A computed fold for a 74-nucleotide RNA from a Candidatus Margulisiibacteriota bacterium, annotated as transfer RNA.
Its Rfam family is "tRNA". Rfam classes the family as a transfer RNA. Rfam describes the family as follows. Transfer RNA (tRNA) molecules are approximately 80 nucleotides in length.
Taxonomically the source falls in Candidatus Margulisiibacteriota (Bacteria, Bacillati).
RNA sequence: GCGCCCGUAGCUCAACUGGAUAGAGCGACAGCCUCCGGAGCUGUAGGUUGCAGGUUCAAUUCCUGUCGGGCGCA
Numbered sequence: 001g002c003g004c005c006c007g008u009a010g011c012u013c014a015a016c017u018g019g020a021u022a023g024a025g026c027g028a029c030a031g032c033c034u035c036c037g038g039a040g041c042u043g044u045a046g047g048u049u050g051c052a053g054g055u056u057c058a059a060u061u062c063c064u065g066u067c068g069g070g071c072g073c074a
Base pairs, nucleotide, nucleotide: 001073002072003071004070005069006068007067010026011025012024013023019057028044029043030042031041032040050066051065052064053063054062
């Protein structure tokens, strides 16, 4: 330099070939329970879907550019 894959909540990951309010587990916080804590149960908060454009009535999903990470080839 060229090609491919990945980037979504604090962490690990979903989202079925474009469709309704982007979810789950763990973690955090609050409550119940307990002598206290842990475990268990209930609830709450937390996201410019890496970034910038484009297509579309509608984009996490498609297209272009760009940034970061990984792999292969040279």